[in-house]
Predicted 3D model of a 1424-nucleotide RNA (small-subunit ribosomal RNA) from an uncultured bacterium.

RNA sequence: GAGCGAACGCUAGUGGUAUGCUUAACACAUGCAAGUCGAACGAGGAUGGGUCUAGCUUGCUAGAUUCAAGCCGAGUGGCGAACGGGUGAGUAACGCGUAGGAAUCUACCCAAUAGUAUGGGAUAACACUCAGAAGUGAAUGCUAAUACCGUAUAUUCUCUGCGGAGGAAAGAUUUAUCGCUAUUGGAUGAGCCUGCGUUAGAUUAGCUAGUUGGUGGGGUAAAGGCCUACCAAGGCAUCGAUCUAUAGCUGGUUUGAGAGAAUGAUCAGCCACACUGGAACUGAGACACGGUCCAGACUCCUACGGGAGGCAGCAGUGGGGAAUAUUGGACAAUGGGCGCAAGCCUGAUCCAGCAAUACCAUGUGAAUGAUGAAGGUCUUCGGAUUGUAAAAUUCUUUCAGCGGGAAAGAUGAUGACGGUACCCGCAGAAGAAGCACCGGCUAACUUCGUGCCAGCAGCCGCGGUAAUACGAAGGGUGCUAGCGUUGCUCGGAAUUACUGGGCGUAAAGAGUACGUAGGCUGUCUUAUAAGUUGGAAGUGAAAUCCCGAGGCUCAACUUCGGAACUGCUUUCAAAACUGUAAGACUAGAGUGAAAUCGAGGAUAGCGGAAUUUCUAGUGUAGAGGUGGAAUUCGUAGAUACUAGAAGGAACACCAGAAGCGAAGGCGGCUAUCUAGGUUUAUACUGACGCUGAGGUACGAAAGUGUGGGGAGCAAACAGGAUUAGAGACCCUGGUAGUCCACACUGUAAACGAUGAAUGCUAAGUAUUGGAUUUUAUAUUCAGUGCUGAAGCUAACGCGUUAAGCAUUCCGCCUGGGGAGUACGGUCGCAAGACUAAAACUCAAAGGAAUUGACGGGGACCCGCACAAGCGGUGGAACAUGCUGUUUAAUUCGAUACUACGCGAAAAACCUUACCAGUUCUUGACAUCUGGGUCGCGAAUUCAGAGAUGAAUUCUUCAUUUAGUUGGACCCAAGACAGGUAUUGCAUGGCUGUCGUCAGCUCGUGUCGUGAGAUGUCGGGUUAAGUCCCGCAACGAGCGCAACCCUCACCCUAUUUUGCCAACAGGUUAAGCUGGGAACUAUUAGGGAACUGACGGUGUUAAACCGUAGGAAGGUGGGGACGACGUCAAGUCAUCAUGGUCCUUAUGAACUGGGCUACAAGCGUGUUACAAUGGCAUCUACAGUGAGUAGCUACAUCGCAAGAUGAUGCAAAUCUCAAAAAGAUGUCUCAGUUCGGAUUGGUCUCUGCAACUCGAGACCAUGAAGUUGGAAUCGCUAGUAAUCGCAGGUCAGCAUACUGCGGUGAAUACUGUUCCCGGGUCUUGUACACACUGCCCGUCACGCCAUGGGAGUUGGUUCUACCUGAAGCUGGCAAUUCAAUCCGCAAGGAAGAUAGCUGUCCACGGUAGGAUUAGCGACUGGGGU
Repeated sequence: GAGCGAACGCUAGUGGUAUGCUUAACACAUGCAAGUCGAACGAGGAUGGGUCUAGCUUGCUAGAUUCAAGCCGAGUGGCGAACGGGUGAGUAACGCGUAGGAAUCUACCCAAUAGUAUGGGAUAACACUCAGAAGUGAAUGCUAAUACCGUAUAUUCUCUGCGGAGGAAAGAUUUAUCGCUAUUGGAUGAGCCUGCGUUAGAUUAGCUAGUUGGUGGGGUAAAGGCCUACCAAGGCAUCGAUCUAUAGCUGGUUUGAGAGAAUGAUCAGCCACACUGGAACUGAGACACGGUCCAGACUCCUACGGGAGGCAGCAGUGGGGAAUAUUGGACAAUGGGCGCAAGCCUGAUCCAGCAAUACCAUGUGAAUGAUGAAGGUCUUCGGAUUGUAAAAUUCUUUCAGCGGGAAAGAUGAUGACGGUACCCGCAGAAGAAGCACCGGCUAACUUCGUGCCAGCAGCCGCGGUAAUACGAAGGGUGCUAGCGUUGCUCGGAAUUACUGGGCGUAAAGAGUACGUAGGCUGUCUUAUAAGUUGGAAGUGAAAUCCCGAGGCUCAACUUCGGAACUGCUUUCAAAACUGUAAGACUAGAGUGAAAUCGAGGAUAGCGGAAUUUCUAGUGUAGAGGUGGAAUUCGUAGAUACUAGAAGGAACACCAGAAGCGAAGGCGGCUAUCUAGGUUUAUACUGACGCUGAGGUACGAAAGUGUGGGGAGCAAACAGGAUUAGAGACCCUGGUAGUCCACACUGUAAACGAUGAAUGCUAAGUAUUGGAUUUUAUAUUCAGUGCUGAAGCUAACGCGUUAAGCAUUCCGCCUGGGGAGUACGGUCGCAAGACUAAAACUCAAAGGAAUUGACGGGGACCCGCACAAGCGGUGGAACAUGCUGUUUAAUUCGAUACUACGCGAAAAACCUUACCAGUUCUUGACAUCUGGGUCGCGAAUUCAGAGAUGAAUUCUUCAUUUAGUUGGACCCAAGACAGGUAUUGCAUGGCUGUCGUCAGCUCGUGUCGUGAGAUGUCGGGUUAAGUCCCGCAACGAGCGCAACCCUCACCCUAUUUUGCCAACAGGUUAAGCUGGGAACUAUUAGGGAACUGACGGUGUUAAACCGUAGGAAGGUGGGGACGACGUCAAGUCAUCAUGGUCCUUAUGAACUGGGCUACAAGCGUGUUACAAUGGCAUCUACAGUGAGUAGCUACAUCGCAAGAUGAUGCAAAUCUCAAAAAGAUGUCUCAGUUCGGAUUGGUCUCUGCAACUCGAGACCAUGAAGUUGGAAUCGCUAGUAAUCGCAGGUCAGCAUACUGCGGUGAAUACUGUUCCCGGGUCUUGUACACACUGCCCGUCACGCCAUGGGAGUUGGUUCUACCUGAAGCUGGCAAUUCAAUCCGCAAGGAAGAUAGCUGUCCACGGUAGGAUUAGCGACUGGGGU
């Protein structure tokens, strides 16, 4: 995608045509579904008519008779009931399909021939009697026939020993038919036989005694073991018998390009069945759906004695189920039965009813219509969309509705359907649209709600506060009287591969060979005709499909014709190929000859080295062993050394990707036996070949059995170590075993992860064994390796030793797990091997390659990373920040490196966001609307904690000619304001970090199926992807570097507030003054450094090393500058901002409190512990900066903090301002003249205010602390360390921060082993949230399916035996009997029969197996 006998959900106008219990072959109430014939028969009944008789109320009753070719039901008889209709249980079969066959029957029908003569005895109905509840039965008597039985005849027929023998009939009615009998032929129907085809399982491999065949007999319509007696021992089966499971088969149907696959409703053909099992009877036909008998189960009736029944016919009921219709009409048509016919019967059939169950047709209106209405939805608030859609105007009337007419179907009559199809008329847009979907696949998007909830889901997956995926709405898409969902089938699926797949690594080559069946098979010739090819004939039912016509208005549907039915059979022909038969050949294969090769195999013998043990000797204290030790051995003499002996196993060097073998495997030497390969020349055989299901043999190691052997080694075991533990790795010992013989096992990563054989297809190189010659870098044959053309491959790779191109044969595979497991079977002594599932579960598992990341992988390199040093932190007290705790609140954020003297460059109020209390509600702040006032502002008083409230006083709004306009304030209402509320995981911006690490990319080209690669790699070099050389790359960009600022040198310019060399003046002193422009300095502009020069190294490169010059030398020092990106890093509390939330409060104002709390812990600092020091005294030298609400000289006062007065300076001019480390003296190792915390007291300053909670001064007090555990931090030169100074913040408050200068080190191995971080290349990877990854097994808990299991309950089936209903058949027949015969009769004969009995046999029973299913305490593993 297509389909359906469907079901379910929502919805539903009409018509036509089809279809409608797929489940319980479950049970059935009720009605109907098979009758008909009086022209076969007898008797009877009713009605009507005629005639007669009787009674009498003259029109009624009763009786008799006759008539109706009339009517009725029962019976005898005939035909039918074996058709039609239903169902699919059984059946794997000659059941079905197809094509054939011979040994048969066939009522009714057709044709033909012949006949239809003559007799007889019964019986039902009926009558009467009896029994029984009933069903029904019994006795007696009467009667008919087309019922039954004789005799005659026999055209033909049957049998035959060819002489012969046997066998028929039925009439009816009234003048013509229908019947009957025999026979033949036909037609139709049926029976039987055969070839081929027809599901799955081998975890079903052997089955079969009437079994297979023959002879005789029987039996049948008919052949036949169909049955029986005897004889023989056959028959079937790996080309799948038997057994088990499942199933009606076919034409067809669905799908598919086809081949196929699935299916077998409706229609049609065949079969089977009729409650279950068995059996026969009748008949032309049955072993019989609406017949019989028996047995069984069930239901019903019963008087308990016994009886009745069979919807898988049509309706209908219950039940089952997701699910399937009316207890309808008619025989009008078609067909069937009976009948001469009229006709009767017909739930076959034709119709109607119900159901959107399917297919087809059709409608639900058409045209115009923009103020793009209202409403809805969205919105960037402008609008957009719904949408010409609606409204409105004009028009039409299909369908439905109402009224009227009205068929065909009917050849003469007859119409259920039906007042139906169809036609005409009427009214009015009137009565008539839904369903699913909108994340991708897949056409169609937004808002709201929800917040991993509720839910969705076919697969991937969606939902954790901005969901196009849930729910709703608006809009859209698709289909449309339907639309979706579920189920099933085919397709896609080349995903079982015939067409049309694979097996080195993804699943898959058996461990190897030999070989049976089978499959395949070299060259030439002849014959044949099985396969093959062509022609013809028959058949392949109809319907269906397809094509062309026709009929319903079209279509669905239906009618006609054609084609087709790819098949099977018969026949004629051909002879290339395959087959078969015959003959020939030598290229395959083999045998022989001559050489040759090798760890090929088996047996026996021999050899030396080494280990161990024993003996003897020398000799003395250790030896062994290890990373280090110990166990162990040794003074009872080890180890070591020497000599000798014993014993077992293995064979150093040679030795090699070398050789041999089928594989496993094979290694000292010699001998014997034995297999094989190769080469060479060629003699012989003449296709003898290849493969190989089953089968057989071989088959490492370990293991098993029996018997030997046992040196070394060594599972198990013991001890010592290691370790958290160590059931291991290491050590000391040590038993099976390893070795031999004989048996077994039969498996390995038994690997080249590559089956065997044959042919073909470039080269190069190495090597083993032969041969040839021209002796060479030669040719050739057979091996063994490497590199590689073409080609193949998903890639990796393979590549004459194929994984290339082809052929033949075998084995094997079909998602992962479960599982190479369970069960069953075979083998084995066992261990176990071989064969080999399912339930369940997952959406993957897997291969090759790519990019990253990672590695207690490798190579190279860098960094205060380590090392070498200096100084700290960690211990003390204090300061400060954080955690925690506490609290009304201790506001919030930052939290490894990359938070913690961080945001905060200053919390007493304010700040302030927090808490308590008191207040306000269009608001503290902004805009708009309406109204009012003219302001504003300043001051005072009262209440109050204050905000605030009340009152009083002073006071001129501006502009315009004016209206007005602007501004301010007040009042009212609402839009709104406001939020340091939330989300940094919705965001912008900014920032940290990796990291100032050297990287990150692009274009074009090339390579690769692709992801990607190359460039960016290699060799050097650099601080650097810096540069050079090479290179399928060539270029480019962002980074690096440079350009920018600053410091260091020089030149030029500039002279004031800076400077003063020369000249002059002048002071106690002082550039103080005149003047100067040299120096310093200031501010500008230039110069200077580029590996430029020289030497060496290096590849003639880049560069490096050294030297010179130079203020500076190899980026001169410092700064700014931070690639692509990472961490959902930080920040919604700087700011901005989406969403959410609050709106008399989460907004705003005020007072007070808090952020300053304090058990404990952590970070960062300050001061110290002292003599490189403290204290006192003395006295030089800086630089950056700051200053008017300011810095303040100077003077006076105070011990001091400071106060009072006063001066200069908006600054190169004045001020802060004193620099400190320094020098000298003293102290002399103490808890001190160290250290200064803490505390008491008195003051100063700032400020509205120092209580919580500031800084400072003075007096007094004088804590811890004597150099700091584990651990850890900073720093490579003007650096560390040390010393002070300034600034910002700021009313006040600096141990913090940012700057400034002074003094001023040590060390760095011609280091990179290690820790940390980083870069490049390479390698492995099962990682990709990327090693803080991934992931294995036990155990604990829950759930699921499954194996075993003492047993137990069923099903199916087999064997043996018992029983043996009904019935067929055989026998007997003393019961009974009319037909024929004998007989006058009685009676008898023949024949039949009740009954009895034998064989067969259903159900049933007993015993024993086989198989299958359910349950099962407990138990095993498996999955999740």

Rfam family: Bacterial small subunit ribosomal RNA. Model confidence (mean pLDDT): 84 of 100.